[in-house]
Record summary
This is a predicted complex of two RNAs, RNase P RNA and transfer RNA, with 407 nucleotides together. Rfam match: Bacterial RNase P class A. It is annotated as a ribozyme.
RNA sequence: CGAGGUGAUCAGACGAUCGCGUGCCGAAAGGUAUGAGGAAAGUCCGAGCACCGCAGGGCAGGGUGCCGGCUAACGGCCGGUGGAGGCGACUCCAAGGAGAGUGCAACAGAAAGAAACCGCCGGGUUUCCCGGUAAGGAUGGAAAGGCGAGGUAAGAGCUCACCCACGGCUUGGCGACUUGUCCGUGCUGUAAACCCCACCUGGUGCAAGAUGUAUAUGGGACAUAUGCGGCUGCCCGUCGCGUCCCCGCAAUCGCUUGAGCCUGCGCGGCAACGCCAGGCCUGGAUAGAUGAUCGUCCACGACAGAACUCGGCUUACGGUCACGCUCGCACA
RNA sequence: GGCCCCAUAGUUCAAGGGAUAGAACGGAAGUUUCCUAAACUUUAAAUCCAGGUUCGAGUCCUGGUGGGGCUACCU
Numbered sequence: 001c002g003a004g005g006u007g008a009u010c011a012g013a014c015g016a017u018c019g020c021g022u023g024c025c026g027a028a029a030g031g032u033a034u035g036a037g038g039a040a041a042g043u044c045c046g047a048g049c050a051c052c053g054c055a056g057g058g059c060a061g062g063g064u065g066c067c068g069g070c071u072a073a074c075g076g077c078c079g080g081u082g083g084a085g086g087c088g089a090c091u092c093c094a095a096g097g098a099g100a101g102u103g104c105a106a107c108a109g110a111a112a113g114a115a116a117c118c119g120c121c122g123g124g125u126u127u128c129c130c131g132g133u134a135a136g137g138a139u140g141g142a143a144a145g146g147c148g149a150g151g152u153a154a155g156a157g158c159u160c161a162c163c164c165a166c167g168g169c170u171u172g173g174c175g176a177c178u179u180g181u182c183c184g185u186g187c188u189g190u191a192a193a194c195c196c197c198a199c200c201u202g203g204u205g206c207a208a209g210a211u212g213u214a215u216a217u218g219g220g221a222c223a224u225a226u227g228c229g230g231c232u233g234c235c236c237g238u239c240g241c242g243u244c245c246c247c248g249c250a251a252u253c254g255c256u257u258g259a260g261c262c263u264g265c266g267c268g269g270c271a272a273c274g275c276c277a278g279g280c281c282u283g284g285a286u287a288g289a290u291g292a293u294c295g296u297c298c299a300c301g302a303c304a305g306a307a308c309u310c311g312g313c314u315u316a317c318g319g320u321c322a323c324g325c326u327c328g329c330a331c332a
Numbered sequence: 333g334g335c336c337c338c339a340u341a342g343u344u345c346a347a348g349g350g351a352u353a354g355a356a357c358g359g360a361a362g363u364u365u366c367c368u369a370a371a372c373u374u375u376a377a378a379u380c381c382a383g384g385u386u387c388g389a390g391u392c393c394u395g396g397u398g399g400g401g402c403u404a405c406c407u
Base pairs, nucleotide, nucleotide: 001328002327003326004325005323006322007321008320009319010318012297013296014295015294016293017292018291020035021034022033023032024031025030037303041314042313044312045311046310047309048308049205050204051203052202056236057235058234059233061201062200063199064198065197066080067079068078069077070076081095082093083092084091085090096196097195101194102193103190104189105188117137118136119133120132121131122130123129124128145163146162148160149159150158164186165185166184167183168181169180172177209253210252211251218246219245220244221243222242227241228240229239230238231237260280261279262278263277264276266275267274268273298301333403334402335401336400337399338398339397342357343356344355345354350387359375360374361373362372363371380396381395382394383393384392
């Protein structure tokens, strides 16, 4: 210098004028404070909160899936294990069970979960038949552990050495796993097929719901309890009692102080995170505010706009910085 | 705002994990006819996009894109 890796961070800046939402002050005019994001997005997970009388029992269904920890909780995060990719820094993984059972494996191939098509060997009644054989050929994504030697009629883990996989025992570890042994075995793949195992799981979402009783008390259709509706898809149980369509139709609360934010080179921990101390208040609309103009400057500004609230994930997207991180080239 | 569903020729629909993705209507070309219609023959045309699981994906899983539906309290 080039190509990468990891982590962090910003989200045009400043000033003036005119507006808009909300809080507070004021009798009013007005004043004053404050006003979008890292994803406010997708609505994919997990919660708070609210209602369904209690949130109930059983079945079914759904979800998660290496181990340990963190957390209010999680499918999230951190640290490990194993596997995969990369020269490397490093990254990625729905990663339990195929030895409980069932299903499937098209085409090709003799044969697809159990085998004789060709070949090889032996025999016979020799254009063929019978038997043995999985070393070789051929098919396939996958073919009966691999390779070598011995052995044999030809062969074969049939025997042996080395290697691979699985199981047992064993070393270390909380554990996933791992070390050794050569004790035993040689088993196809598929569970993002059914299924089995372990753990979790009641439903509906703020248009949930609450207060108060302002408008309205209309028209039509169907039904009349062995019925209808809610709580769950079904059963039990339980609660309520007409249901549906059309016209008409408001207000307040829920609503923002919260698992909240910032600081400390604080303490514990490898870390996620927890604890302690100090400080801060930082949107709450309901046709829906957060904007416009001008001036100065620069690197000329991407993706994008809250609607009950948090913790995550995923997706979209422009820069900047750091590294006692890697690789390559050049020079000293 | 919230909760759900769907996506296959131009259109409406099929397709048990096994491919050359099928049918009807429509389109194009031809035959027939003086011409047209009808009829007959032939033909073009598709799995929303990107990853993953699998030997193999329209089908199974994940993420995105597009479209559609339902949903208001009280007497």